[in-house]
Notes: Predicted 3D model of a 96-nucleotide RNA (TPP riboswitch aptamer (THI element)) from Nesterenkonia xinjiangensis. Its Rfam family is "TPP riboswitch aptamer (THI element)". Gene Ontology term of the family: thiamine pyrophosphate binding. The prediction has a mean pLDDT of 75.
RNA sequence: GGCUGUGACACGGGGUGCCGCGCACUGCGGCUGAGAUGACACCCGUCGAACCUGAUCCAGUUAGCACUGGCGAAGGGAUCGUCCGGCUGGUGCGGC
Numbered sequence: 001g002g003c004u005g006u007g008a009c010a011c012g013g014g015g016u017g018c019c020g021c022g023c024a025c026u027g028c029g030g031c032u033g034a035g036a037u038g039a040c041a042c043c044c045g046u047c048g049a050a051c052c053u054g055a056u057c058c059a060g061u062u063a064g065c066a067c068u069g070g071c072g073a074a075g076g077g078a079u080c081g082u083c084c085g086g087c088u089g090g091u092g093c094g095g096c
Stems, first nucleotide, its partner, number of pairs: 001088005007083003011045004017031005051076003057070004
């Protein structure tokens, strides 16, 4: 110098649905999920399906959401710093 990381911290981006009851108190219970509107949590940061748009989309499936496939080689999306660790190369100096 190059490559790299389930690492640490900082910074930045993001989502919060479905069903039942209640009946306006914004609560209670259940489901899926990393996370289901408050947690100093969770996920993601270009090698980007975190997340958004198309989309009140299409097929299967489900109590429904979720899920699987399609759409999708679609269009967008935060363009990250410091430290620590690992692998590897170059050069210089010294000793034998």